[in-house]
Description:
Predicted 3D model of a 168-nucleotide RNA (SAM riboswitch aptamer (S box leader)) from a Planctomycetota bacterium.
RNA sequence: CGCUUAUCGAGAGUGGCUGAGGGAACAGGCCCUUUGAAGCCACAGCAGCUUGAGGAGCGAGACACAGGCCCCGCGCCUCUGUUUCCUGCCCCAAGUGCUACCUCCUGCGAUGCCGAAGGGCGGCUCCGGUUUUGACCGGAAUCGACCCCAAGGAUCGGGAGAUGAGCG
Numbered sequence: 001c002g003c004u005u006a007u008c009g010a011g012a013g014u015g016g017c018u019g020a021g022g023g024a025a026c027a028g029g030c031c032c033u034u035u036g037a038a039g040c041c042a043c044a045g046c047a048g049c050u051u052g053a054g055g056a057g058c059g060a061g062a063c064a065c066a067g068g069c070c071c072c073g074c075g076c077c078u079c080u081g082u083u084u085c086c087u088g089c090c091c092c093a094a095g096u097g098c099u100a101c102c103u104c105c106u107g108c109g110a111u112g113c114c115g116a117a118g119g120g121c122g123g124c125u126c127c128g129g130u131u132u133u134g135a136c137c138g139g140a141a142u143c144g145a146c147c148c149c150a151a152g153g154a155u156c157g158g159g160a161g162a163u164g165a166g167c168g
Base pairs, nucleotide, nucleotide: 001168002167003166004165005164006163007162008161013043014042015041016040017039021032022031023030026107027106028105029104044099045098046097048096049095050094051093052092054090055089059085060084061083062082063081064080066078067077068076069075070073103160108157109156110155111154113152118148119147120146121144122143123142125140126139127138128137129136130135
């Protein structure tokens, strides 16, 4: 550096050196920061993953003893003991990792929600025109629980990234 896989809303900071940026990259947002960023060092802490040791309890299986039930079967149930196994729990050590903000949030896709302005469609009224007097056409205003639809927001998934483990 690459591949595979699991996890990513929990947890846990002080001091010293140094001195301007930082929250991975780009963009937007939101934040942190001279009351000291990032980095380095020391000490402390957290407990996620892997490995190993130990402990307690639960569950499951096997065996044995005892008791009980009836359908009297190598039947079923209960207690106790021994032993094995799995998952979870506790604890210790080691290897790592981590110690502002959900991986700080969003970015891509799907499906709901909401839905401004505008448009469509429909209703009513008015005006103008045409008219075979049945009505039709155009315009304006207004209404609608209907349709289209921006922004927003929700859920799920993806992408990217981080960390562990395994491998190249």

The sequence was found by an Rfam model in a public genome assembly.